Source information:
The RNA shown here (transfer RNA) has 71 nucleotides and comes from a Candidatus Woesearchaeota archaeon. Rfam family: tRNA. Rfam's curators write: Transfer RNA (tRNA) molecules are approximately 80 nucleotides in length. Taxonomically the source falls in Candidatus Woesearchaeota (Archaea, Nanobdellati). The coordinates come from a structure-prediction model, not an experiment, and the mean pLDDT is 82.

């Protein structure tokens, strides 16, 4: 170069137009003599521009970046 398939918190993940989903990890309490382990609150996210639409993570265009096949 061209084709297809991904990009979502510090990680890993789920969403086919209407408040963005869980689980690990920060933090803060509960229990415990302590500590692990359990419980309960909390915190952090839609690759970048641009279009549609009342309303985009989600659809449509370009562009990054990754994989994969093709040449």
């Nucleotide at each position: 170069g061209c084709g297809c398939c991904g990009g979502u918190g510090a990680u890993c993940u789920a969403g086919u137009g209407g408040u963005a989903u869980g689980a690990u990890g920060g933090a803060g309490g509960c229990c415990u003599u302590c500590c692990a382990a359990g419980c309960c609150u909390u915190u952090c996210a839609c690759c970048c521009g641009g279009g549609u639409u009342c309303a985009a993570a989600u659809c449509c265009c370009g562009g990054c970046c990754g994989g994969c096949g093709c040449a």